[in-house]
Context: one part of a larger RNA
Molecule: large-subunit ribosomal RNA, domain VI
Organism: Anaerolineales bacterium
RNA sequence: CGCAGGAUAUUUGAGAGGAGCUGUCCUUAGUACGAGAGGACCGGGAUGGACGAACCUCUAGUGUACCAGUUGUUCCGCCAGGGGCAUCGCUGGGUAGCUAUGUUCGGAAAGGAUAACCGCUGAAAGCAUCUAAGCGGGAAACCUACCUCAAGAUUAGAUAUCCCUUUCCGGUGGUGACACCGGAGCUAAAGACCCCUUGUAGACUACAAGGUUGAUAGGCCAGAGGUGUAAGUCCAGAAAUGGAUUGAGCUUACUGGUACUAAUGGGUCGUGCGG
Numbered sequence: 001c002g003c004a005g006g007a008u009a010u011u012u013g014a015g016a017g018g019a020g021c022u023g024u025c026c027u028u029a030g031u032a033c034g035a036g037a038g039g040a041c042c043g044g045g046a047u048g049g050a051c052g053a054a055c056c057u058c059u060a061g062u063g064u065a066c067c068a069g070u071u072g073u074u075c076c077g078c079c080a081g082g083g084g085c086a087u088c089g090c091u092g093g094g095u096a097g098c099u100a101u102g103u104u105c106g107g108a109a110a111g112g113a114u115a116a117c118c119g120c121u122g123a124a125a126g127c128a129u130c131u132a133a134g135c136g137g138g139a140a141a142c143c144u145a146c147c148u149c150a151a152g153a154u155u156a157g158a159u160a161u162c163c164c165u166u167u168c169c170g171g172u173g174g175u176g177a178c179a180c181c182g183g184a185g186c187u188a189a190a191g192a193c194c195c196c197u198u199g200u201a202g203a204c205u206a207c208a209a210g211g212u213u214g215a216u217a218g219g220c221c222a223g224a225g226g227u228g229u230a231a232g233u234c235c236a237g238a239a240a241u242g243g244a245u246u247g248a249g250c251u252u253a254c255u256g257g258u259a260c261u262a263a264u265g266g267g268u269c270g271u272g273c274g275g
Stems, first nucleotide, its partner, number of pairs: 001152001005163007015149004021049007033038001051106005059100004066093005071086006110144003117137004164274001166185008186272001191269004195211005216262003219258005225251003232245005
């Protein structure tokens, strides 16, 4: 921009893409078959490999915004307690998120029309013949079925709901109602955007959640999870150190709550019933 008014939701599916793999074991059954050796079709069940998707409960990583230990040095006047730097100084753990090595799930079943092939009926050609007329069976291939996208499918689809019901002047056409073109007033809907707070989204954009009729982010409160018993004081010891207060103190991204702070005020687009 189009989809012959504008808008918000929900959809149909022309078409396109994805997927499509396979082993072993048990049973049927040591049955059919076979002199024996051996050893099934058909059917039923279990469990794997590779591949793929989603997810983070478990397991395992990462986790330079969390906690602890510790070395050297420097600073806070000293002690104590801390800050900086040294690869995040090093070391031990670790929330959310992101991950696989982890968890769950998938290929199926079914239908249609067929290939090679197997048939029924059957002439040409009194026989025979699956074929010439006609009718069946038959594969991971084909068309469906399963998953995803999808009306720019210009053949532009469907459904539901919402919104707008104006005046005058000039010109053209018309007998006229009126229609079209231009101008000036009145009007400015439904809805959308700008802007702002953000994340389940993300390069930007877009998308999604919100903007006081508000829990969108931060703060605060409570909790979960993490770390692992803070500082200070007291006690024991000459001291190093140990013990008590104490599962203490601290705590990022998680959960719930709470308007304290910031989403203020406002502006723009979109018109007037529709060839």